Predicted 3D model of a 402-nucleotide RNA (Bacterial RNase P class A) from Leifsonia sp. A source record names the gene rnpB. Taxonomically the source falls in Leifsonia (Bacteria, Actinomycetota, Actinomycetes, Micrococcales). The RNAcentral record of the sequence draws on ENA. It matches the Rfam family "Bacterial RNase P class A". Rfam classes the family as a ribozyme. Rfam links the family to the GO terms tRNA processing, dimeric ribonuclease P complex and ribonuclease P activity.
[in-house]
C1' cells in the first nucleotide's frame, strides 16, 4: 500500500419562528364545593412564566426475571424447555473460559455438541442388494449337452477319447467393474478351485484394561483380543436438569348521573276514591337499589441503575469506595419550517508549502453532500431482526522500501 478478521465509538452543534406534554409559581372566571356570607379551598377550566422531555435498537414480543393477584400438605403421571465441561448471573435458550468436531494459509470463525451395542421405526432416486442385508456383469469347481479332436491302438476301414471352446443347470465367491450420499476398513503377501481377516506383517479406528497429566470435558502413553460394529433422535423413544397458572387491561383506593325498582315519613301540605270522618291511592322527601358500572387516583418509575477509582478473577463477573441523576402520555406529548455552523465525506483544480519510488501522497483553494432505521406505554436481563454520512483501534495474510 492492498485484502481479510475482530471489536469500539458517533447517531450532530447553536439561534429564529410556529406548536405539544408533565411539574411548579403567579393570574383571571358567568364554573363547582364548604361557609359565621367576611370569605375558604392541595377542585375544575383558561392564560402567562419556568424546568424538564425517547433509543441504540424504545422494535419483534422470541427467552429469562421483578411486581400483583389466584391456586397450592406431600409425592407422582401428563405436557413444555433445556442438553459437551467448568464457572459467572436474580434468572435464561444469555455470557465467559476451556473441551471435542469442521472450515480458514492466518487472524478467526462455525456447530439445535447427551443416548443409535435399551427397544421400535425409517433411509428418497439409482441400484442384484439400503443392514448380521445382496450374485446383475465378472470369476471359480462340478455335472450335463454340443463343437473340436492331442496322446494311445489298429486288421488302416477305423477306434479312442486328454487339453480347449460354447451353452445350460447347482453351487462357491464380497478381490474386480457398475448404482448410490452410504455397500462390512487401507495396502502387501500367504492360502485357494476361484477368493475372503481365513490367516500374516504393517497402517487406521472402535471397544476392554493399566499408567500419568487435568476440578473435568478430555488429553498422552502401553497393553490386550482380528473387534472392522452403516447412517438418522429439529422420528418415536431413553437418560439428566429445570418448569404452578394468569398478566399492570395484574391489582388496589374514591366513587357518580339518567331510566327503573323497593322501603320509610306523611300534623299545617296538591289531587282522587266521596258531602263528612276513617281508611286506601297518590304528588312529594329522604334512604337504599341501579353500581363498587362510568370516571378519577394510586401503582408510576431510584433499579439486580450508569460513570469514576481500588481490590479478587484468564474473563464473564464480584466487592468496596466515591460520584451521577427530573419521560411518565392514556388514543398515546417529545415536533414542523428557516437560514448559519460543524465531524467526516465526494469531486475538481498543480496551487502557499511539505513529501516522493516522481505513479503520486498530506495540505491549500472553490464546489456539492452532510443522513438512515425507527416512538417510551409496569420495570429489569438478554437474544434476535432493522439501519447510516462516518470515524477509530488490535490482529493477520500479501507486497514494496529502510
Nucleotide at each position: 500500500u492492498g485484502g481479510g478478521u475482530c471489536g469500539g465509538c458517533a447517531a450532530g452543534a447553536a439561534g429564529g419562528u410556529c406548536g405539544c406534554g408533565u411539574c411548579a409559581u403567579c393570574c383571571g372566571u358567568u364554573g363547582g364545593c364548604c361557609u359565621u356570607u367576611g370569605g375558604g379551598c392541595a377542585c375544575a377550566c383558561g392564560g402567562a412564566u419556568g424546568c424538564c422531555g425517547a433509543g441504540g435498537a424504545a422494535c419483534g414480543u422470541c427467552c429469562g426475571g421483578g411486581c400483583u393477584c389466584c391456586a397450592c400438605a406431600g409425592a407422582g403421571c401428563a405436557g413444555g424447555a433445556c442438553g459437551g465441561u467448568g464457572g459467572g448471573u436474580a434468572a435464561c435458550a444469555c455470557c465467559c473460559a476451556c473441551c471435542c468436531g469442521g472450515g480458514g494459509u492466518a487472524a478467526c470463525c462455525c456447530g439445535c455438541g447427551a443416548g443409535a451395542c435399551a427397544g421400535u421405526g425409517c433411509c428418497a432416486c439409482a441400484g442384484a442388494a439400503a443392514g448380521u442385508a445382496g450374485a446383475c456383469c465378472g470369476c471359480c469347481u462340478c455335472a450335463g449337452a454340443g463343437c473340436c479332436g492331442a496322446a494311445c491302438c489298429u486288421u488302416c476301414g477305423g477306434g479312442a477319447g486328454a487339453a480347449g471352446c460354447u451353452c445350460u443347470g447347482c453351487g462357491g465367491u464380497a478381490a474386480g467393474g457398475g448404482u448410490g450420499a452410504a455397500a462390512c476398513g487401507g495396502u502387501g503377501g500367504u492360502g485357494u478351485a476361484a477368493g475372503a481377516g481365513a490367516c500374516c506383517a504393517c497402517c487406521a479406528g472402535a471397544g476392554g484394561c493399566c499408567a500419568g497429566g487435568g476440578u473435568g470435558a478430555c488429553c498422552u502413553g502401553g497393553u490386550c483380543g482380528g473387534c472392522u460394529c452403516g447412517g438418522u433422535a429439529a422420528a418415536c423413544c431413553u437418560c439428566g436438569u429445570c418448569c404452578g397458572g394468569a398478566g399492570c387491561a395484574a391489582g388496589g383506593u374514591c366513587a357518580g348521573a339518567c331510566a327503573g325498582a323497593a322501603a320509610a315519613c306523611g300534623c299545617u301540605a296538591a289531587g282522587g276514591c266521596u258531602g263528612c270522618u276513617c281508611g286506601c291511592c297518590g304528588a312529594g322527601u329522604u334512604u337504599u337499589c341501579g353500581g363498587g358500572u362510568a370516571g378519577a387516583c394510586c401503582g408510576c418509575u431510584a433499579g439486580a441503575g450508569g460513570g469514576c477509582u481500588g481490590c479478587g478473577g484468564c474473563a464473564a463477573c464480584g466487592u468496596a469506595g466515591u460520584u451521577c441523576g427530573u419521560a411518565g402520555a392514556u388514543a398515546g406529548a417529545u415536533g414542523g419550517c428557516c437560514g448559519u455552523c460543524g465531524a467526516c465525506g465526494g469531486u475538481g483544480u498543480g496551487c502557499a508549502g511539505g513529501u516522493u519510488u516522481c505513479g503520486g501522497c498530506c495540505g491549500g483553494c472553490a464546489c456539492c453532500g452532510g443522513g438512515a432505521c425507527a416512538g417510551a406505554a409496569c420495570c429489569c436481563g438478554g437474544c434476535g431482526u432493522a439501519u447510516u454520512a462516518g470515524c477509530c483501534g488490535g490482529c493477520c495474510c500479501a507486497u514494496u522500501c529502510c